Predicted 3D model of a 78-nucleotide RNA (c-di-GMP-I-GGC riboswitch aptamer) from Desulfonema magnum.

[in-house]
């Protein structure tokens, strides 16, 4: 500096539902678990998706779309 177990002590929480902000993608609280070794943070790059008369510009959302950065618990096997 890699890994990731029929390990331990833990955390995040998909659908859905409930308030709630937003033109809307969605986000926030709560419930609530589908699953996650980063499902912790970043819009840098590709990619859906809203807004725009439109298939433009332009402004947005998405990290649990995929790369990448970057920080971090434990620790058997390699």
């Nucleotide at each position: 500096c890699c890994a990731g177990a029929c390990a331990a002590a833990g955390c995040c929480a998909a659908a859905c539902c409930c308030a709630u902000u937003g033109c809307g993608a969605a986000g926030u609280g709560g419930g609530g678990a589908c699953g996650g070794a980063a499902a912790g943070c970043c819009a840098c790059g590709g990619g859906u998706c809203u807004u725009g008369a439109a298939u433009g510009a332009g402004a947005g959302a998405c990290a649990g779309c995929c790369g990448g950065g970057u920080u971090a618990c434990c620790u058997a096997a390699a």

Overview: The sequence was found by an Rfam model in a public genome assembly. The organism belongs to Desulfonema, within Bacteria. Rfam family: c-di-GMP-I-GGC riboswitch aptamer. The literature on the family includes a 2017 paper in Proc Natl Acad Sci U S A by Weinberg et al., "Bioinformatic analysis of riboswitch structures uncovers variant classes with altered ligand specificity". The prediction has a mean pLDDT of 87.